Model confidence (mean pLDDT): 88 of 100.
This is a predicted structure of an 86-nucleotide RNA (c-di-GMP-I riboswitch aptamer) from a Rhodospirillales bacterium.
The organism belongs to Rhodospirillales, within Bacteria.
RNA sequence: UUAUUGAAAAGGUAAACCCGGUGAAAGCCGGGGACACAAAGCCACCGGUCUACGGGAACCAUUCCUACGACAGCGGGGUUGCCAAU
Numbered sequence: 001u002u003a004u005u006g007a008a009a010a011g012g013u014a015a016a017c018c019c020g021g022u023g024a025a026a027g028c029c030g031g032g033g034a035c036a037c038a039a040a041g042c043c044a045c046c047g048g049u050c051u052a053c054g055g056g057a058a059c060c061a062u063u064c065c066u067a068c069g070a071c072a073g074c075g076g077g078g079u080u081g082c083c084a085a086u
Base pairs, nucleotide, nucleotide: 003086004085005084006083012037013036017032018031019030020029021028022027035073041079042078043077045076046075047074048071049070050069054066055065056064057063058062
């Protein structure tokens, strides 16, 4: 340095929930908080899931369809990486 593995050590991230903000919503941001995570670091390329402002349709003040929106803590993939053992 590389590959495999993840017991230990040093650390790291931060679910649900609460408060504030933002957004049409899904969600996201900040603070608190820890369910968990060896990539739960980053990326929307593939599959999947969520939402429907807007657009379209209808049996019409409601219902349905639709991503250019979102989810990386759904899976695959790409890429970067701490320490240790072999």